[in-house]
RNA sequence: CCAACGUCAGGGCAAACCCAUCGUGAGGUGGGGGCGCAAAGCUACCGGUCCCUAGUGGACAGCGGGGCUGCCGGU
Numbered sequence: 001c002c003a004a005c006g007u008c009a010g011g012g013c014a015a016a017c018c019c020a021u022c023g024u025g026a027g028g029u030g031g032g033g034g035c036g037c038a039a040a041g042c043u044a045c046c047g048g049u050c051c052c053u054a055g056u057g058g059a060c061a062g063c064g065g066g067g068c069u070g071c072c073g074g075u
Base pairs, nucleotide, nucleotide: 004075005074006072012037013036017032018031019030020029021028022027035062041068042067043066045065046064047063048060049059050058051057052055
């Protein structure tokens, strides 16, 4: 340095729900809140689910897969 395993320590993210706000909506954003997560970081490429104004339209990355990137005592 690379790969795999893993999470001691230091930490990270943040479900449901509530408030505010944006959106026709799925849902998004901010605050609170913690169900959980070893990539629950990013990516809509594939499958899937969802929405609508039904289109060469949109949403979901915490549904599964793929791709890219990343911290750490240790093996």